[in-house]
């Protein structure tokens, strides 16, 4: 570096709920919390869903697909 895998170990992230704050809302941030996750890392590119609302804007990456990157093991 490539392929296959996530099994052991070391780590990592963190649902619901909750306190405070931001937002018209969906929802987001920080703290607690731990349902789960081999990309539950990043990206709104395609689809879906949601919000405001009637035409556009926004949200969702832990909805599906895709792209890029990463840890470990085996060959």
């Nucleotide at each position: 570096u490539c392929a296959u895998g996530g099994u052991a170990a070391a780590g990592c992230c963190a649902a619901a709920c909750u306190a405070u704050c931001c937002g018209c809302a969906a929802g987001g941030a920080u703290g607690g919390g731990g349902c789960g996750g081999a990309a539950a890392g990043u990206c709104a590119c395609g689809g879906g869903u949601c919000u405001u609302g009637u035409a556009a804007a926004g949200a969702u990456a832990g909805c599906c697909g895709g792209a890029c990157u990463g840890c470990c093991a085996u060959g």
c-di-GMP-I riboswitch aptamer from a Desulfobacterales bacterium, 75 nucleotides, folded computationally. It was read from a public genome assembly, where an Rfam model found it. NCBI's taxonomy places the organism under Bacteria, Pseudomonadati, Thermodesulfobacteriota, Desulfobacteria, Desulfobacterales.